[in-house]
Parts: sequence; C1' cells; structure tokens
RNA sequence: CCCUGCGGGAGAGCCCGCGAAGCGGCGCCGAAGGGGCAACUUCCCCGGAACCUCUCAGGCACCCGGACCGCAGGGA
Repeated sequence: CCCUGCGGGAGAGCCCGCGAAGCGGCGCCGAAGGGGCAACUUCCCCGGAACCUCUCAGGCACCCGGACCGCAGGGA
C1' cells in the first nucleotide's frame, strides 16, 4: 500500500402525479466513483492534492450504499 470481517459514520422533499414495484416532474445534497484547479516542478510542454470545487454519476423516510476513523486477520 491492497483485500476481508466487525464497529462508528454526515448532508439533502417519506414534495407532486400515476394503483404497487417503479417511472416522471420540480426542488435540493456531496463523503462511492468521475471531472477541474494551487503551491511546487519545468526553457516550454507534461506532471501536479483535497473533506476545495463541478454535480456527469450517485444520493434526499427505512434498508442498502457511504469518504473517513478504530480494531482484527490476510497478501504484496
């Protein structure tokens, strides 16, 4: 550094329409993923981070997911 297990884990309408799953509409969120850039580096180009930013994707009752943190195990 990578994987697995367990625990913690935010934000935003359980709004409206259709009989449900779900689909659509408008409004919103940023912490899966993705895009963008600073310093720095360079003759130049390239390179170049984020929880910052964009909202493509994803999400807006519960469940699932969830960056990140803790513990345990395994691999390089």